[in-house]
Molecule: SAM riboswitch aptamer (S box leader)
Organism: uncultured Nocardioides sp.
RNA sequence: CUCAUCCAGAGGGACUGAGGGAACGGCCCGAUGACGUCCCGGCAACCGCCGUACGCCUCCGCGUGCGGGCUCGGUGCCAAUUCCGUCCGGUGCGAAGGUCGUACCGGAAAGAUGAG
Numbered sequence: 001c002u003c004a005u006c007c008a009g010a011g012g013g014a015c016u017g018a019g020g021g022a023a024c025g026g027c028c029c030g031a032u033g034a035c036g037u038c039c040c041g042g043c044a045a046c047c048g049c050c051g052u053a054c055g056c057c058u059c060c061g062c063g064u065g066c067g068g069g070c071u072c073g074g075u076g077c078c079a080a081u082u083c084c085g086u087c088c089g090g091u092g093c094g095a096a097g098g099u100c101g102u103a104c105c106g107g108a109a110a111g112a113u114g115a116g
Base pairs, nucleotide, nucleotide: 001116002115003114004113005112006111011040012039013038014037015036019029020028021027023086024085025084026083041078042077043076046074047073048070049069050068051066052065053064054063055062056061082110087107088106089105090104091103092102093101094100095099
């Protein structure tokens, strides 16, 4: 940089000791010990392996799909939808005067994870 996914799921112990949830705002978590590190456990199924349908291929094999199956291995993850919003558009409502607030919906941006 490209592609895919992000409303599901899954926590105990030890150590440490003050902030943490990426930034900002909100709202939460946190001395009844958060965050972090380590150990153990678990979730999930991106990679991986297998099955199956279709297509391609002379063969070897390859591609696409399935709310398919498995979990030894490489990652990942285990408060809150990526906690919510931020930018754009739409709808409703309320103020007001050509904007603002609020609720909802859709999309982006940013981020995270994986594969390349």